[in-house]
RNA sequence: GCAGCGGAGCGGCUCGUCGCUGACACCAACAAGAGUGUUUGAGGAAAGUCCGGGCAACGCAGAGCGCCAUAUUUCUUAACGGGAAACUAUCGGUGACGGUAGAGUAGCGUGACAGAAAAUAACCGCCCCCACAUCGGGGUAAGGGUGAAAAGGUGGGGUAAGAGCCCACCGGGCCGGAUAGCGAUAUUCGGUGCCGCACGUCUUAUGGGUUGCAAGGUCAAGUAUACCGGCAUUUAAGGGUUGCUCGCCCAUUGCCGGGGGGUAGACUGCUAUAGAUGUCUGGCAACAGCCAUCACAGAUAAAUGACGGGCCGGCGCCCGUGGGCCGGCGGCCGAUGGACUGUUUCAGCCCAUCACCGCACCAGGGGUGACCGACAUAACCCGGCUUACAGUUCCGCUGCUUUU
Numbered sequence: 001g002c003a004g005c006g007g008a009g010c011g012g013c014u015c016g017u018c019g020c021u022g023a024c025a026c027c028a029a030c031a032a033g034a035g036u037g038u039u040u041g042a043g044g045a046a047a048g049u050c051c052g053g054g055c056a057a058c059g060c061a062g063a064g065c066g067c068c069a070u071a072u073u074u075c076u077u078a079a080c081g082g083g084a085a086a087c088u089a090u091c092g093g094u095g096a097c098g099g100u101a102g103a104g105u106a107g108c109g110u111g112a113c114a115g116a117a118a119a120u121a122a123c124c125g126c127c128c129c130c131a132c133a134u135c136g137g138g139g140u141a142a143g144g145g146u147g148a149a150a151a152g153g154u155g156g157g158g159u160a161a162g163a164g165c166c167c168a169c170c171g172g173g174c175c176g177g178a179u180a181g182c183g184a185u186a187u188u189c190g191g192u193g194c195c196g197c198a199c200g201u202c203u204u205a206u207g208g209g210u211u212g213c214a215a216g217g218u219c220a221a222g223u224a225u226a227c228c229g230g231c232a233u234u235u236a237a238g239g240g241u242u243g244c245u246c247g248c249c250c251a252u253u254g255c256c257g258g259g260g261g262g263u264a265g266a267c268u269g270c271u272a273u274a275g276a277u278g279u280c281u282g283g284c285a286a287c288a289g290c291c292a293u294c295a296c297a298g299a300u301a302a303a304u305g306a307c308g309g310g311c312c313g314g315c316g317c318c319c320g321u322g323g324g325c326c327g328g329c330g331g332c333c334g335a336u337g338g339a340c341u342g343u344u345u346c347a348g349c350c351c352a353u354c355a356c357c358g359c360a361c362c363a364g365g366g367g368u369g370a371c372c373g374a375c376a377u378a379a380c381c382c383g384g385c386u387u388a389c390a391g392u393u394c395c396g397c398u399g400c401u402u403u404u
Stems, first nucleotide, its partner, number of pairs: 001400010012311007020041001022039005043375001047386002050384005055212004067208005072086005087102006103203002107201005123144002125140005152170006171195002173192008216268004225260001227258006238250004275294004280289003312373003315369005321363003328359004334354005340348003
């Protein structure tokens, strides 16, 4: 220098005009509203709403079943299915590093196509018997072929041929022990011939009550109205009281007043906190702790914007400067060397090297542009995860190459 790996950030600035949210002050007087002024006002993801917690209402004696989620170890935390560090297996990369999986397996189920057979394996082959062959009967997983997967591997013994059938070594499992480690685990010793794989079902352990700020609370127009009171009205053919009539009581209808629940609406919840920033300390880290300083949006159909100017960064183009070395491309005159042609001197032509010029290339500078400046906009609040993103900075590391 080029190509990468891991991690941590930034993510336009500013001025003018107009406009918006909240707070405060003034006009100003009881309050509200209008106006004026000052001040304040989005993100790293505010996004998706995936996981967890706070908060709130309702539910809940206790137990069981079911459902959902999670599943190596240790730690971290308010909590988590998040995070950190580590372990085992496997895959990708030359490498830095990255991806995937990780409770149990007793029972049961499934395993396309191909193949004889997908787990009580006989198609070919091999071996034995029927004297041989054919045919028939049987043995055999060492060999062939199929497949994602074929009955642990190599060698020896053994056998009719073979086979963990037996043995040695290797690989794995199970049982018991030692050492190191908090632990997963690693190393190692002994015993046991125990030796197909994948997925599902199933089992075990742990956690989970439901609903979400449109939760919930307070106040409360207009309209209708339960209920209460007053006044008035209608039929006496309403009901009760009574043997009957009157009377009394109730009821009907209307008006007035009171009145609870409750709608619109208003207020609250609402933003001070697992709060932010900084130094230091402990820890490999996630994270934790001490101290200091600071106060940082609260809209509700939803404010934080629009237009214009300047600057900044990027990209493209143009201009000129330096480098341009051993090396790449082109040019060209000169030098040196070599080959060839023409009759020697000499001339022509080609090649190589060196020098020179230019270009590519590199570095930084100036100018310029109807160019580009992304993803995205809080809605109760936090901690995570996931996803989107123009451009840009820093730290550590790897591979190749060059120079000293």
Molecule: Bacterial RNase P class A
Organism: Muribaculaceae bacterium